The prediction has a mean pLDDT of 80. A computed fold for a 69-nucleotide RNA from a Candidatus Anstonellales archaeon, annotated as transfer RNA. It matches the Rfam family "tRNA".
Parts: sequence; C1' cells; structure tokens
RNA sequence: GCGUAGUUUAGUUGGUAGAACGCCAGACUCAUGAUCUGGAGGUCGUGGGUUCGAAUCCCACCCGCGGCA
Repeated sequence: GCGUAGUUUAGUUGGUAGAACGCCAGACUCAUGAUCUGGAGGUCGUGGGUUCGAAUCCCACCCGCGGCA
C1' cells in the first nucleotide's frame, strides 16, 4: 500500500455497487464447442465513530497478500 460476486478487478468527487471471465437456463447444432439472448450470485475484511446519507472520511483490530528499509 492492498482487502468489493466463484476468479481478476472498476468505483478514490460521500448520494441506486458495475464489468470481464466463470456458473445456470434458453436459442442455434445430429452432438459438443463457438456464437447469441436472458438470469442468479456482493452484509464492499471485522468492530466502532462522523454524517440526513459511508465501499468512499476518522479510529482500532485482523488470518492474509504485495512493496521499501
């Protein structure tokens, strides 16, 4: 410094949480794959604080990951 969906991650300006891959269903196909359409899936690491409102600001903590000394 990082921690957000199963994985890789965007979101940094406080105002409805997104994408790709994967997964499920359908279409197409003799069938599978590819392609197309639709869908499910997130207590945003944990606990507190500030605020009308927190992934976002503040504090503490943590199995973990990376970097510098």
The organism belongs to Candidatus Anstonellales, within Archaea.